[in-house]
c-di-GMP-I riboswitch aptamer from Cytobacillus depressus, 85 nucleotides, folded computationally. Its mean pLDDT, the model's own confidence on a scale to 100, is 86. Its Rfam family is "c-di-GMP-I riboswitch aptamer". About the family: GEMM was predicted in a large-scale screen for bacterial structured RNA regulatory elements.
RNA sequence: UUCCGAUAAUGGCAAACCUGUCGAAAGGCAGGGACGCAAAGCUACGGAUCUAAGGCAUUUUUGCUAUGAUGGCCGAGCCGCCAAU
Numbered sequence: 001u002u003c004c005g006a007u008a009a010u011g012g013c014a015a016a017c018c019u020g021u022c023g024a025a026a027g028g029c030a031g032g033g034a035c036g037c038a039a040a041g042c043u044a045c046g047g048a049u050c051u052a053a054g055g056c057a058u059u060u061u062u063g064c065u066a067u068g069a070u071g072g073c074c075g076a077g078c079c080g081c082c083a084a085u
Base pairs, nucleotide, nucleotide: 005082012037013036017032018031019030020029021028022027035072041078042077043076045075046074047073048070049069050068054065055064056063057062
C1' cells in the first nucleotide's frame, strides 16, 4: 500500500411509523423515531421494480406507455474511517 472485515475503537447513516410540506401518483424534503447498514457516502450509465398526470387504444369497463421515481433492488464508476487476522 492492497485484499479481507473482528465478542476492536472513534464515530457515521437512518427503515417502518407519526407530523408538516411538495407532487397527479410513485415518491422527495424537514422534524421526531430506530429496522437495520462496513460504504445504507456520491453518481440514474446498464438491468430490474414502482407510478401513469399527459398521450394512445377501448362502446363502457379498462389496458399500454416515462420524459417521473427507487442509490436501503442489483451491477458498474468515483471518493472515504479504523486497523485485528